[in-house]
């Protein structure tokens, strides 16, 4: 330098052709237990990498930038 792919909670993933952002883990409480793990209940925690644009309505669609893969020269 060309082409693609990727960014969503602390991690690791979803989100079915735009219409309430969700699971697992971890984290807090509480039940249970001689304590303690494991279990069962419940909560907390997100400007959807960043800035525009298009729609009533964006995580989705268009624009450019930034990082990170892959391939290619």
């Nucleotide at each position: 330098c060309u082409g693609g792919a990727a960014a969503u909670a602390g991690a690791a993933c979803a989100a079915c052709u735009g219409g309430u952002a969700g699971u697992u883990u971890a984290c807090c409480c509480g039940c249970a237990u001689u304590g303690g793990a494991a279990g069962c209940g419940g909560g907390a925690g997100g400007u959807u990498g960043c800035a525009g644009g298009u729609u009533c309505g964006a995580a989705u669609c268009c624009u450019g930038c930034u990082u990170u893969c892959c391939a290619g020269a």
Predicted 3D model of a 73-nucleotide RNA (transfer RNA) from a Flavobacteriales bacterium.
Taxonomically the source falls in Flavobacteriales (Bacteria, Pseudomonadati, Bacteroidota, Flavobacteriia).
The sequence is in RNAcentral, with records from ENA.
The coordinates come from a structure-prediction model, not an experiment, and the mean pLDDT is 81.
It matches the Rfam family "tRNA".